[in-house]
RNA sequence: GGUUUCCUUCGGGGAUAGGUGUAAUUCCUUACCGGCGGUCUAGCCCGCGAGCCACGUGAGUGGUUGACCCGGUUUAAUUCCGGGGCCGACAGUAAAAGUCUGGAUGGGAGAAGGAAGGU
Numbered sequence: 001g002g003u004u005u006c007c008u009u010c011g012g013g014g015a016u017a018g019g020u021g022u023a024a025u026u027c028c029u030u031a032c033c034g035g036c037g038g039u040c041u042a043g044c045c046c047g048c049g050a051g052c053c054a055c056g057u058g059a060g061u062g063g064u065u066g067a068c069c070c071g072g073u074u075u076a077a078u079u080c081c082g083g084g085g086c087c088g089a090c091a092g093u094a095a096a097a098g099u100c101u102g103g104a105u106g107g108g109a110g111a112a113g114g115a116a117g118g119u
Stems, first nucleotide, its partner, number of pairs: 003117008015030001017029003031099002033088002035048004043086002051064005068084005090102003
């Protein structure tokens, strides 16, 4: 230095705006937000996680899972710079939700540190 096992900690953000209305942070206008790994720095490139569906007593297994273009710089960027766009689980609700409430003081991709073993 890498590696195996174990332990600890960490591990998701965003409307107290205006309009209509009996009623909406759900509609309309405007505003705001962006998990983890990879790759020249990424919500929209590749992959993963959560969520959802089916099966199972259960552990779990299988399936599903959103969205980008143009110009510039560069050895290299759908990642940077400039411009214009787009997307967002489930359940709830006096009215349809990325932003409210809830499952969730949960789970989790993974990140950091430590101990021991062996190389």